The RNA shown here (TPP riboswitch aptamer (THI element)) has 88 nucleotides and comes from uncultured Pontiella sp. Rfam family: TPP riboswitch aptamer (THI element). Rfam links the family to the GO term thiamine pyrophosphate binding.
RNA sequence: UCGCUAGGGGUGCCCGGUUUUACGGCGCGGGCUGAGAAUAACCCUUGGAACCUGUUCGGAUAAUGCCGGCGUAGGGAAGCGGAUUUUU
Numbered sequence: 001u002c003g004c005u006a007g008g009g010g011u012g013c014c015c016g017g018u019u020u021u022a023c024g025g026c027g028c029g030g031g032c033u034g035a036g037a038a039u040a041a042c043c044c045u046u047g048g049a050a051c052c053u054g055u056u057c058g059g060a061u062a063a064u065g066c067c068g069g070c071g072u073a074g075g076g077a078a079g080c081g082g083a084u085u086u087u088u
Stems, first nucleotide, its partner, number of pairs: 001082005006045004012032005017026003051075003054070001056069004
């Protein structure tokens, strides 16, 4: 680095529509970030920041778990085979 098998993970924010007395709901439409915002696609599997744990700090935004810090934090799912390269 590629493949096989197995496993882990995420349903955010805004506007509209619809429904509701209201709160709120929705296999609905559009927009933002992202690999991915539910698609059977994407990401990750211990050399692990995929993902989970926050009344946290700073910045930005229409808004957000949008960006950064704390973070060398705690938790977190693996085996086999092939190719190539490096070192001894």